[in-house]
Molecule: transfer RNA
Organism: uncultured bacterium
RNA sequence: GGGCGAGUCGGUUAAUGGUAAACCACAGCUCUCCAAAAGCUGAACUGGGGGUUCGAUUCCCUCCUCGCCUG
Repeated sequence: GGGCGAGUCGGUUAAUGGUAAACCACAGCUCUCCAAAAGCUGAACUGGGGGUUCGAUUCCCUCCUCGCCUG
């Protein structure tokens, strides 16, 4: 240089164009003499920029980061 793949809460992963969800972690509450465990509730996320569409995490283009293959 060429090709392929990945990027979503703090972490690990879902979401077949139609309200972005789950687990762990975190915060609060219940329970307890106190804690742990358990239960309930809550906050927090789509890599950047354009395009298509009534509507984009999803489709297209481009850039950035990471990984793999290849010369």